[in-house]
RNA sequence: AGAGUGGAUCAGACGGUCGCUUUCGCGAUACACGCGGAAGAGGAAAGUCCGGACUCCGCAGGACAAGGUGGCCGUUAACGGCGGCCUCGAGUGAUCGAGGGAAAGUGCCACAGAAAACAUACCGCCCGUUCCGACGGGUAAGGUUGAAAAGGCGAGGUAAGAGCUCACCGGCCCAUCAGUGAUGGUGGACGCUUGGUAAACCCCACCUGGAGCAAGACCAAAUAGGAGGGUAGGGUGGUCCGCCCUUAUCCCUCGGGUAAGGUCGCUCGAACCCAUGAGCAAUCAUGGGUCAAGAUGAAUGACCGUCCUGUUUCCUGUUACGAAGCUAGACAGAACCCGGCUUAUCGAUCCGCUCUGGCC
RNA sequence: GCUGGCGUAGCUCAACGGCAGAGCAACUGAUUUGUAAUCAGUAGGUUGUAGGUUCAAGUCCUAUCGCCAGCU
Numbered sequence: 001a002g003a004g005u006g007g008a009u010c011a012g013a014c015g016g017u018c019g020c021u022u023u024c025g026c027g028a029u030a031c032a033c034g035c036g037g038a039a040g041a042g043g044a045a046a047g048u049c050c051g052g053a054c055u056c057c058g059c060a061g062g063a064c065a066a067g068g069u070g071g072c073c074g075u076u077a078a079c080g081g082c083g084g085c086c087u088c089g090a091g092u093g094a095u096c097g098a099g100g101g102a103a104a105g106u107g108c109c110a111c112a113g114a115a116a117a118c119a120u121a122c123c124g125c126c127c128g129u130u131c132c133g134a135c136g137g138g139u140a141a142g143g144u145u146g147a148a149a150a151g152g153c154g155a156g157g158u159a160a161g162a163g164c165u166c167a168c169c170g171g172c173c174c175a176u177c178a179g180u181g182a183u184g185g186u187g188g189a190c191g192c193u194u195g196g197u198a199a200a201c202c203c204c205a206c207c208u209g210g211a212g213c214a215a216g217a218c219c220a221a222a223u224a225g226g227a228g229g230g231u232a233g234g235g236u237g238g239u240c241c242g243c244c245c246u247u248a249u250c251c252c253u254c255g256g257g258u259a260a261g262g263u264c265g266c267u268c269g270a271a272c273c274c275a276u277g278a279g280c281a282a283u284c285a286u287g288g289g290u291c292a293a294g295a296u297g298a299a300u301g302a303c304c305g306u307c308c309u310g311u312u313u314c315c316u317g318u319u320a321c322g323a324a325g326c327u328a329g330a331c332a333g334a335a336c337c338c339g340g341c342u343u344a345u346c347g348a349u350c351c352g353c354u355c356u357g358g359c360c
Numbered sequence: 361g362c363u364g365g366c367g368u369a370g371c372u373c374a375a376c377g378g379c380a381g382a383g384c385a386a387c388u389g390a391u392u393u394g395u396a397a398u399c400a401g402u403a404g405g406u407u408g409u410a411g412g413u414u415c416a417a418g419u420c421c422u423a424u425c426g427c428c429a430g431c432u
Base pairs, nucleotide, nucleotide: 001356002355003354004353005352006351007350008349009348010347012307013306014305015304016303017302018301020040021039022038023037024036025035026034027033042331046342047341049340050339051338052337054212055211056210057209061241062240063239064238066208067207068206069205070204071085072084073083074082075081086099087098088097089096090095100203101202105201106200107197108196109195122143123142124139125138126137127136128135129134151169152168154166155165156164170192171190173188174187175186176185177184178183216264217263218262219261226254227253228252229251230250232246233245234244235243271290272289273288274287275286276285277284278283308329309328310326311325312324313323314322361431362430363429364428365427366426367425370384371383372382373381378415386402387401388400389399390398408424409423410422411421412420
């Protein structure tokens, strides 16, 4: 210098004018209004894909069903998140991707092929018979098919062959050592019977009661009572059991009345920033500092000026400088809150690492 | 806020994980004096998009885009 890989940060700046939401002070002041002051979107506020907090369902109990997760260890309020490690795979490498069980059982594997896994034999090879057409037997080394073919490869052996025997590799089992563990190393035994698919059913381990701030509580306003049905009914949004409430002041359906409002929940929280310490890290502990939207037909905006970045044109032999122009500056918009994941994003900057080439 | 379903030819719809098809429409030819009907044939598909599982994906899984519906 080129190519690549992993991560982090920012998300135009300043000023002026006019507006909006909340809030503080003053105007005698509760509302309204006026004046003055303060605060006012994000890294994803988004998708709603997970997990929690909170609230209600009397408790959140048991069994089954249903759903989810899936190497190991840790982390956390919790998680399908995150960190480290293990194995396998891709890459020269930095690095990236995948992850229980197919030897519990069932299913499926089109076409082709002898055969798609209880088995079986088309062409071959070998032996025997032979009327020379073929038939009987052995074999699975070779050919043919397919995405996938019954351990691989070499040697011995044999009529031809075959784990039939042996070496190496692979596999399974056992022992032992290291490790918390996944797993790895070493040794021994077994010729070795069992292909793929669980993002097919299923098995194993673990997790999940349901609903969601329109949860829920209070105030205001209104009220009347009626008709039909139920004996057992109702109370959990899968079922059963258990549990609780009530035998009419109960439950369901129909029709009727009032409101179509306000307050709380509501923003101080597993909060954010900085430093130190523990830890490889995720994370945790301690100390200090900060308070930073709370709307509800729903605020957070519009215009102008200067500058910045980008881009186009002019100038020029080329670059730089300079000048002018731009309807260029993304994705997007809080609605109960928090931890993640995923997706969208014009651009700009920084850091770690790898490979290749050149120079010293 | 919570939840479910759908996307396949121009239109309406099919399709056990195994060659994507049917009806109508379009085009060509025949029939007819001509048209319609009828008969024979032809073309038309990245199965919304992207990635994954699998030998193989319209189908299974994940993300995303669009549309429709339900509950409160």